[in-house]
Molecule: c-di-GMP-I riboswitch aptamer
Organism: Chloroflexi bacterium RBG_16_72_14
RNA sequence: CCACGUCCAGGGCAAACCCGCCGCGAGACGGGGACGCAAAGCCAGGGACCUUCCAGCCGGAAGGCCGCCCGGUUGCCGGG
Numbered sequence: 001c002c003a004c005g006u007c008c009a010g011g012g013c014a015a016a017c018c019c020g021c022c023g024c025g026a027g028a029c030g031g032g033g034a035c036g037c038a039a040a041g042c043c044a045g046g047g048a049c050c051u052u053c054c055a056g057c058c059g060g061a062a063g064g065c066c067g068c069c070c071g072g073u074u075g076c077c078g079g080g
Stems, first nucleotide, its partner, number of pairs: 002080001004078002012037002017032004022027001035067001041073003045070003049064006
């Protein structure tokens, strides 16, 4: 430097669900809680999906979601 995650160390994150709270909503945030995760760190750039509004045939606008996929970027440990 490269790809990889069988094993080691120290750790990290936190689905469903419950409570609180914000939002028309999709959902966000805080606390509890762990199904899982080697990028489940970060970026809504492309696609998918979801919501609201317009249109009511095609579609358009504004949002949500990166723990759906791709892409960008940074990075721990390990063996090769």